[in-house]
Context: one part of a larger RNA
Molecule: small-subunit ribosomal RNA, 5' domain
Organism: uncultured bacterium
RNA sequence: GAAUCACGCUUGCGGCGUGCCUAACACAUGCAAGUCGAGCGGGAAAGCCCUUCGGGGUAAGUACAGCGGCGGACGGGUGAGCAACACGUGAGAAUCUGCCCUUUAGUGAAGAAUACUCCCGAGAAAUCGGGCAUAAUACUGCAUAAGUCCCUGCGGGGAGAAAGAUGGCUUUAUGCUGUCGCUGAAGGAUGAGCUCGCGUACUAUUAGCUAGUUGGUGGGGUAAUGGCCUACCAAGGCGAUGAUGGUUAACCGGCCUGAGAGGGUGUUCGGUCACACUGGAACUGAGAUACGGCCCAGACUCCUACGGGAGGCAGCAGUGGGGAAUCUUGCGCAAUGGGCGAAAGCCCUGACGCAGCGACGCCGCGUGCGGGAAGAAGGCCUUCGGGUUGUAAACCGCUUUCAGGAGGGACGAAGCCACUCGGGUUAAUAGCCCAGAGGGUGACGGUACUUCCAGAAGAAGCCCCGGCUAACUACGUGCCAGCAGCCGCGGUAAUACGUAGGGGGCAAGCGUUGUCC
Numbered sequence: 001g002a003a004u005c006a007c008g009c010u011u012g013c014g015g016c017g018u019g020c021c022u023a024a025c026a027c028a029u030g031c032a033a034g035u036c037g038a039g040c041g042g043g044a045a046a047g048c049c050c051u052u053c054g055g056g057g058u059a060a061g062u063a064c065a066g067c068g069g070c071g072g073a074c075g076g077g078u079g080a081g082c083a084a085c086a087c088g089u090g091a092g093a094a095u096c097u098g099c100c101c102u103u104u105a106g107u108g109a110a111g112a113a114u115a116c117u118c119c120c121g122a123g124a125a126a127u128c129g130g131g132c133a134u135a136a137u138a139c140u141g142c143a144u145a146a147g148u149c150c151c152u153g154c155g156g157g158g159a160g161a162a163a164g165a166u167g168g169c170u171u172u173a174u175g176c177u178g179u180c181g182c183u184g185a186a187g188g189a190u191g192a193g194c195u196c197g198c199g200u201a202c203u204a205u206u207a208g209c210u211a212g213u214u215g216g217u218g219g220g221g222u223a224a225u226g227g228c229c230u231a232c233c234a235a236g237g238c239g240a241u242g243a244u245g246g247u248u249a250a251c252c253g254g255c256c257u258g259a260g261a262g263g264g265u266g267u268u269c270g271g272u273c274a275c276a277c278u279g280g281a282a283c284u285g286a287g288a289u290a291c292g293g294c295c296c297a298g299a300c301u302c303c304u305a306c307g308g309g310a311g312g313c314a315g316c317a318g319u320g321g322g323g324a325a326u327c328u329u330g331c332g333c334a335a336u337g338g339g340c341g342a343a344a345g346c347c348c349u350g351a352c353g354c355a356g357c358g359a360c361g362c363c364g365c366g367u368g369c370g371g372g373a374a375g376a377a378g379g380c381c382u383u384c385g386g387g388u389u390g391u392a393a394a395c396c397g398c399u400u401u402c403a404g405g406a407g408g409g410a411c412g413a414a415g416c417c418a419c420u421c422g423g424g425u426u427a428a429u430a431g432c433c434c435a436g437a438g439g440g441u442g443a444c445g446g447u448a449c450u451u452c453c454a455g456a457a458g459a460a461g462c463c464c465c466g467g468c469u470a471a472c473u474a475c476g477u478g479c480c481a482g483c484a485g486c487c488g489c490g491g492u493a494a495u496a497c498g499u500a501g502g503g504g505g506c507a508a509g510c511g512u513u514g515u516c517c
Stems, first nucleotide, its partner, number of pairs: 001516002006512004012365006018358002020322001025320003029317003034070003039067002042064001047058004077275003087199006095192002100188008108142001110140002118131005148159004164180006170173001201247003208238003213235008250272004254265004277298004300311004328355001330354003336351001337349003340345001368398004378389004402458001404453005412444001415441003422434004461506005466487003472501005482489002
């Protein structure tokens, strides 16, 4: 000098940051991933209105669950493991890539089921079994095949797709057309997988290590190279330029220190990796071997009718525990970003934006300003003359930041939108695109800011004073009580202990411990 600090004393305000370093210990409760009715079939009730009292209408094709699509692989957390192509940097070839962009070729004709519902049954529950009927952008064939893939004797042969929805117009038809989709192919972008050069902690009181081991051939497997796997063959491969083993550790941009070289560090923010109660295994999918998905085993907790079930905060808050130590079970989707949707979106979003708590850090402001000597009183010291506290106070004049009270009151709203007009596209007054006007949309928040009101009014402490090191006297104590970073003080005049007066330093802080340079 620094800090993710802690402790002691003290504490007025604001802004911006920041806050479990320990037990990757265990978790009550709430929330943290849904959305689409313009893919599909079903489909209420309360309330209100009418009623011939049977019912009907509306609520409403709403709520609701189901099938289906997309998303749940992002975003958020943590640092356990990992000394490794994990990371950093530079290069590479044998790869995949949903949504997005560009180009191109298509989107024909059929079929069989199933969930929800209904009926029957089992169970304490979780949930499960059987039967009837039914829909689709769900599923399965068929047709077609520019290009794609495979084989080839280069003539050719073979394999393999698709799904519709919703608007407009009219001559209502085998019509025209807009938008969103679906399928094949090529390219791009983005993301991801793989390989290599170099760099990347300590230890030799670890010296030898290795049998899929090192290489080759055939085969398998993968999106893809490869002992990645397998059969056979060869006997190799690594190592004092430190193999193998052990210990420790996520890595980096950065951050701290230092004139630099270097040393230390990896908190917040950003990039990468790894993990998700512990261990293992796969499924789905463009992408996972998947934090809030599935299965198995284990430990733990909970429910149980004892037959069997349920759970996973290293998401946001919060609880217990551990610890010197680390926050609210807050508000809002208004903004930014993400998911879904054609859009609207009273949809979802503990990402995020805000607010709350903590002097934890940095920065800013205030606690007044001017005058005022009989140098008052009091305190302390004294050589008893006085000195000092000290212009300090009183007293006089002035100001009003901040806090307090009372009014006004935002920027953040760019955009988007269900209303109107204009331009472009078009056959079109649909739709789509562009621009303009009016209106709506703010958690923070009646906050920031600003005006006024009152009154010096509400706001100073902490450490030190022997030398290093700025700052000295008195009393008490008497090697006691105590101090101390080092040297060292204290045994009867202690500037070093304790108190007082005075002084020095810093200041809403000041000191102390430990850590790093």